[in-house]
Molecule: Bacterial RNase P class A
Organism: Planctomonas deserti
RNA sequence: UGGGUCGACAAGACGGUCGCGUCGCCCGGCAGGUCCGCAAGGAAACCGCGGGCGCCGAGGAACGUCCGGGCUCCAAAGAGCAGGGCGGUGGGUAACACCCACCCGGGGCAACCCGCGAGACAGUGCCACAGAGAACAGACCGCCCGCCGCCUCGGCGACGGGUAAGGGUGAAACGGUGGUGUAAGAGACCACCAGCGGCCAGGGUGACCUGGCCGGCUCGGUAAACCUCGCCCGGAGCAAGGUCAGACAGAAGACGCUGAGGCUGCUCGCCGAGUCUUCGGGUAGACCGCUAGAGGGCUGCGGCAACGCAUCCCGUAGAUAGAUGGCCGUCCACGGCACUCGACAGAGUGCCCGGACAGAACCCGGCGUAUCAGUCGGCCCAUUCG
Numbered sequence: 001u002g003g004g005u006c007g008a009c010a011a012g013a014c015g016g017u018c019g020c021g022u023c024g025c026c027c028g029g030c031a032g033g034u035c036c037g038c039a040a041g042g043a044a045a046c047c048g049c050g051g052g053c054g055c056c057g058a059g060g061a062a063c064g065u066c067c068g069g070g071c072u073c074c075a076a077a078g079a080g081c082a083g084g085g086c087g088g089u090g091g092g093u094a095a096c097a098c099c100c101a102c103c104c105g106g107g108g109c110a111a112c113c114c115g116c117g118a119g120a121c122a123g124u125g126c127c128a129c130a131g132a133g134a135a136c137a138g139a140c141c142g143c144c145c146g147c148c149g150c151c152u153c154g155g156c157g158a159c160g161g162g163u164a165a166g167g168g169u170g171a172a173a174c175g176g177u178g179g180u181g182u183a184a185g186a187g188a189c190c191a192c193c194a195g196c197g198g199c200c201a202g203g204g205u206g207a208c209c210u211g212g213c214c215g216g217c218u219c220g221g222u223a224a225a226c227c228u229c230g231c232c233c234g235g236a237g238c239a240a241g242g243u244c245a246g247a248c249a250g251a252a253g254a255c256g257c258u259g260a261g262g263c264u265g266c267u268c269g270c271c272g273a274g275u276c277u278u279c280g281g282g283u284a285g286a287c288c289g290c291u292a293g294a295g296g297g298c299u300g301c302g303g304c305a306a307c308g309c310a311u312c313c314c315g316u317a318g319a320u321a322g323a324u325g326g327c328c329g330u331c332c333a334c335g336g337c338a339c340u341c342g343a344c345a346g347a348g349u350g351c352c353c354g355g356a357c358a359g360a361a362c363c364c365g366g367c368g369u370a371u372c373a374g375u376c377g378g379c380c381c382a383u384u385c386g
Stems, first nucleotide, its partner, number of pairs: 001382009012331007020057002023054006032047002034043003059357001063368002066366005071237004078268004083233005088102005103117001104115004118228002123226002125222003140167002142163005148157003175193006194218001196215008241288004250279006261271003295314003299310004332355001335352007
């Protein structure tokens, strides 16, 4: 310098002007609610209304609704089946299908990346086509032997037997290389290797790794097919669920302590007096939940890390038809055009353009998806210079 790979930040800035929302403070009275009073009328603490000042006011994903929770109710507590989730080991966390570290396998020169990572000797399926044959399979072309016939030495053909080392088919063919042996071959036998099984030693918390000895010599793939095994899981959800005010009008029928109804589906079990259907009437208001949280920040310590602990500091929307916007000016990122300098990379000047994806609605931890311009850092490879 170029290429690659991993990660962090970020999401235009400033000024002026007009305008929004919650909250806090101050002011107002021509007084709506409220209070006193039989009334006429009076009072002014609070709410409302009007004005002023001030703090604060969307996101890294607020999107998806894919996971996990907090919280609320069922409800006062259980068991089983069904159903669902996860699947190497250890750790983190409130928890998780998340995160970190490691192991094994695969890809890559490497940094790094990927993995629906338990079981195929419990069982059932599937492996198209091609091929002789696709799980205890198989003889198409071949190789060898016997015997007969033909033939110019070689050889060819029929029949019988042996063979699976060679060739071919295929994604995959019942271990690999080399040799002994054989009529020709073959783990038939031998050496080394891979794999599987058994025993032992060492390392590691563990998954596993390394090494030694022995052995039948070798018994496919697929569970992201059904399935088996191990571990885990109540349900519904803020339109959850409560408080206050206000208004109205109930009627008929069925079932019901021999148990209505409720506890996701089913069974047991438990609680337990109302439940359901039809016709008809009233209400849709105010408040809570609702923002101080598994919150955020600096620093120190522990840990490879995720993260944890401690001191100190901060107080950062809470709407409810749903607020944070419009205009002007300056600067700036990117892009385009022109000119100048320069070998290139690039730099300067002027003009034009002008910033993506996108908007809280109970809250939080993740994952997935969308995304403009940019900045910074670690590591790997290549090349060059010192």